The RNA shown here (transfer RNA) has 76 nucleotides and comes from Candidatus Calescibacterium sp.

RNA sequence: GGGUCAGUAGCUCAGUUGGCAGAGCGGUGGACUCUUAAUCCACAGGUCGCGGGUUCAACUCCCGCCUGACCUACCA
Numbered sequence: 001g002g003g004u005c006a007g008u009a010g011c012u013c014a015g016u017u018g019g020c021a022g023a024g025c026g027g028u029g030g031a032c033u034c035u036u037a038a039u040c041c042a043c044a045g046g047u048c049g050c051g052g053g054u055u056c057a058a059c060u061c062c063c064g065c066c067u068g069a070c071c072u073a074c075c076a
Stems, first nucleotide, its partner, number of pairs: 001072007010025004019056001027043005049065005
């Protein structure tokens, strides 16, 4: 240099044919308990890596870029 894959909540990850962005854990509040833990209920938490394009509509399709992992070529 070329190629493949990945980037979605604090963490780990789903997201079907393009049609209301989700789960578990964690956090906060409450219930229960003598207390803690556990359990149960509720709530908060998102620039879907960035920019552009296509579309009535984009996490999803197309282009460019950034970051990470892997494969490969060249130089030495």

It matches the Rfam family "tRNA". Rfam's curators write: Transfer RNA (tRNA) molecules are approximately 80 nucleotides in length. The family's RNA type in Rfam is transfer RNA. The coordinates come from a structure-prediction model, not an experiment, and the mean pLDDT is 81.